[in-house]
Predicted 3D model of a 348-nucleotide part of an RNA (small-subunit ribosomal RNA, central domain) from an uncultured bacterium.

Context: one part of a larger RNA
RNA sequence: CUGGGCGUAAAGAGUGCGUAGGCGGUUAUGAAAGUUAGAAGUGAAAGCCCCAGGCUCAACUUGGGAAUUGCUUUUAAAACUCCAUAACUCGAAUUCGGGAGAGGAUAGCGGAAUUCUCAGUGUAGCAGUGAAAUGCGUAGAUAUUGAGAGGAACACCAGUGGCGUAAGCGGCUAUCUGGACCGACAUUGACGCUGAGGCACGAAAGCGUGGGGAUCAAACAGGAUUAGAUACCCUGGUAGUCCACGCCGUAAACGAUGUGUGUUUGUCGCUGGGGAGUUUACUCUUCGGUGACGGAGCUAACGCGUUAAGCACACCGCCUGGGAAGUACGGUCGCAAGAUUAAAACUC
Numbered sequence: 001c002u003g004g005g006c007g008u009a010a011a012g013a014g015u016g017c018g019u020a021g022g023c024g025g026u027u028a029u030g031a032a033a034g035u036u037a038g039a040a041g042u043g044a045a046a047g048c049c050c051c052a053g054g055c056u057c058a059a060c061u062u063g064g065g066a067a068u069u070g071c072u073u074u075u076a077a078a079a080c081u082c083c084a085u086a087a088c089u090c091g092a093a094u095u096c097g098g099g100a101g102a103g104g105a106u107a108g109c110g111g112a113a114u115u116c117u118c119a120g121u122g123u124a125g126c127a128g129u130g131a132a133a134u135g136c137g138u139a140g141a142u143a144u145u146g147a148g149a150g151g152a153a154c155a156c157c158a159g160u161g162g163c164g165u166a167a168g169c170g171g172c173u174a175u176c177u178g179g180a181c182c183g184a185c186a187u188u189g190a191c192g193c194u195g196a197g198g199c200a201c202g203a204a205a206g207c208g209u210g211g212g213g214a215u216c217a218a219a220c221a222g223g224a225u226u227a228g229a230u231a232c233c234c235u236g237g238u239a240g241u242c243c244a245c246g247c248c249g250u251a252a253a254c255g256a257u258g259u260g261u262g263u264u265u266g267u268c269g270c271u272g273g274g275g276a277g278u279u280u281a282c283u284c285u286u287c288g289g290u291g292a293c294g295g296a297g298c299u300a301a302c303g304c305g306u307u308a309a310g311c312a313c314a315c316c317g318c319c320u321g322g323g324a325a326g327u328a329c330g331g332u333c334g335c336a337a338g339a340u341u342a343a344a345a346c347u348c
Stems, first nucleotide, its partner, number of pairs: 004319003007302002012316001014201004021194003025088006033081002035077008049065006091191001092188003095184004103177007110154001115149007125136002162169002206247006216240001220236004258315006266293012297304002321348003330341004
């Protein structure tokens, strides 16, 4: 190299866009690079292998053959691949008409609740726990009524519901804006798939600058518990949690399942459209999504099962005993934290 794998044993990159590359629909004609067949030349000798011969045999050696699967030149074939030309419409895209949606961005608005402030009523407790204490309260708390301030989050609706490539998205309204889906005549005519590098996005925490600060709350303080208690429980409480801009680039970033295409029995839901029939709420059917259960088949088993982990193809990524170790060193990136790439000695 060939070969074996990646849901849970080691192994799918967090996600997309896309460069090179790899692969690529139908028909006809041509060319002949790959391909196939023939011929010629060359492929040193020795060696290996086969058949004979020579030393008494053997090793050794002599002769002949085969092999040298290659390369070059040439003749021919044209099914397949490539290439060129012409054409096609099923893949892909465009146009038109629709309905669905927490898809994204910006601005404005709303009510409930927590906290705080002021005022009224009112009096001795409140809060908290397994039980307590720290704490708050006669300088009038808790409770209750009215008014105000401010920040953050949006109960019910709400759903194995919807949307988004993933991360993720949920009060209401407006403006701007992306994608998917269905239906229809028409248009382009393979324009496609994947994608090393690259680029973009990427929860939470964290970092920088400036705001904001209601709640909650690492650190921290106190009270308990305990043999101890640097915890679990309680009372407080700062970063942070929120906003703008800029970094970071990681997660059990999970369906632990890469993307695309084709193909292979079913049943029952939910959801977005279309068509037909009946009859006004049903039936049949079709396309897209999302679930449950199960057939063949697959699987070590568990399970998967038209949303495959079945049957195949194309392309990428990744794995190769455990530990040392996702560590050291070096490189790249970062303000830092660190991220990424990534060993070995030694040991079992």
The RNAcentral record of the full RNA draws on ENA and SILVA. Rfam family: Bacterial small subunit ribosomal RNA.